About this RNA
Two RNAs folded together computationally: RNase P RNA and transfer RNA, 455 nucleotides in total. It holds a member of the Rfam family "Bacterial RNase P class A".
RNA sequence: GGAGCAGGGCAGAUGAUCGCCGGCCGCGUAUGCGUUCGGAGGAAAGUCCGGGCUCCAGAGGGCAGGGUGCUGGGUAACUCCCAGUCUCGGUGACGAGGAGGAAAGCGCAACAGAAAGCAGACCGCCUCGCCCGCUCGCGAGCGGGGUAAGGGUGAAACGGUGAGGUAAGAGCUCACCAGUCCCGGUGGUGACAUCGGGAGCUAGGCAAACCCCACCCGGAGCAAGACCAAAUAGGAGAGCGUUUGAGGGCUGCCCGCCCGAAGCUCUCGGGUUGGUCGCUUGAUCCGGCCGGUAACGGCCGGACUAGAGGAAUGAUCAUGCUUCGCCGCUCUUCGGGGCGCGCGGAGGACAAAACCCGGCUUAUGACCUGCUCCGGAU
RNA sequence: GCGCCCGUAGCUCAGGUGGAUAGAGCGUCGGACUUCGAAUCCGCAGGUCGCACGUUCGAGUCGUGCCGGGCGCGCCA
Numbered sequence: 001g002g003a004g005c006a007g008g009g010c011a012g013a014u015g016a017u018c019g020c021c022g023g024c025c026g027c028g029u030a031u032g033c034g035u036u037c038g039g040a041g042g043a044a045a046g047u048c049c050g051g052g053c054u055c056c057a058g059a060g061g062g063c064a065g066g067g068u069g070c071u072g073g074g075u076a077a078c079u080c081c082c083a084g085u086c087u088c089g090g091u092g093a094c095g096a097g098g099a100g101g102a103a104a105g106c107g108c109a110a111c112a113g114a115a116a117g118c119a120g121a122c123c124g125c126c127u128c129g130c131c132c133g134c135u136c137g138c139g140a141g142c143g144g145g146g147u148a149a150g151g152g153u154g155a156a157a158c159g160g161u162g163a164g165g166u167a168a169g170a171g172c173u174c175a176c177c178a179g180u181c182c183c184g185g186u187g188g189u190g191a192c193a194u195c196g197g198g199a200g201c202u203a204g205g206c207a208a209a210c211c212c213c214a215c216c217c218g219g220a221g222c223a224a225g226a227c228c229a230a231a232u233a234g235g236a237g238a239g240c241g242u243u244u245g246a247g248g249g250c251u252g253c254c255c256g257c258c259c260g261a262a263g264c265u266c267u268c269g270g271g272u273u274g275g276u277c278g279c280u281u282g283a284u285c286c287g288g289c290c291g292g293u294a295a296c297g298g299c300c301g302g303a304c305u306a307g308a309g310g311a312a313u314g315a316u317c318a319u320g321c322u323u324c325g326c327c328g329c330u331c332u333u334c335g336g337g338g339c340g341c342g343c344g345g346a347g348g349a350c351a352a353a354a355c356c357c358g359g360c361u362u363a364u365g366a367c368c369u370g371c372u373c374c375g376g377a378u
Numbered sequence: 379g380c381g382c383c384c385g386u387a388g389c390u391c392a393g394g395u396g397g398a399u400a401g402a403g404c405g406u407c408g409g410a411c412u413u414c415g416a417a418u419c420c421g422c423a424g425g426u427c428g429c430a431c432g433u434u435c436g437a438g439u440c441g442u443g444c445c446g447g448g449c450g451c452g453c454c455a
Stems, first nucleotide, its partner, number of pairs: 001374008010365001013319006020039004025034003041350001045361002048359005053221004060255004065217005070084005085099001086097004100212002105210001107206002122151002124147007132139003159177006180199008225277004235268006247259003270454003284303008321347006327340005379451007388404004397435001407421004428444005
């Protein structure tokens, strides 16, 4: 100098003027006016997970359905986070993993290929029979059998290398290596690692189609829900019911239980499109100490930080700062670097709270720190 | 705000327990017929299966994340 990996915070500062939204206080019958204080984000987004909160009487069981899937922790909870194991990718810093089961079941594997899943004989190799030829133990043809070592096809062809063995071959046998299963030792909480012995070549792939196993999940959502007020045609039709019990218990079915002793459900039509609460003090934020490798937890001290209605946080100017371009001066190893009360431009990017939190994912600007690899110079 | 659904040719749709050339109808284009046009007949072209990543030997189909479009939901009686 180039290429890359990991982590971290930031999202422009100050002042003035004019506005917008909300709260307190004062004035005013009231609309309002005045004073003062406060007023978006790291993702407020997508709404993909999880929880709080509220209602369904308390939220029971089974089936169905959905989700998760290495191990150990964290947490209110999670498909999240942390630490580790194994596998894969990268020269490396480092990264990724939906990583249970295919020696339960049902299945799938196009094309090519002889054969594609308790394999398979196309070529080749070996052998036997028949027949023909001749140089008389070889060759050609037909037929039967053996053979998975070689060729060729494929994403995938039923261990690899060597030796023995054989008519030719083959885990057929042996040695080593790799893998699987079983037994035992050591380390670890565990996933697992490692060592020794035995069986023995069988048990290829796909579960991110079905399925099996283990664990988890009741439903709906602030348009939840509670209260007040206003208004009307307190309307019409259909269905099911009134003790043999409709209907309700907010995804379906069954059982159980509860409510319900009379109405309930659906469709069409009508009225209102008001107010208050829920609503922001919360698994909250900041600082310190302690425990833990870490995620995180505990204790102490401090802070209060938008709560509206289809929805407010904006505009202008000034100063300084950062950055870019131009110009001037200057240094130079000619690549470039440094400086300037100089001139001009920009202050960006993604993007706007709607009950509230914890995550994930996606969008996005400039910067800082640490580390890796390559090249050059000393 | 909350809940849910759908993207395949210019348009409307098939293809759905993954298998190689992704089809059909209408339309466009060319030809035939006709004096010309319509209708009819024949033929051809036209596709990032919304996009990206993954699982798999193989993805329109399976999984995840984005992008675009659409639908429904207040209260009283």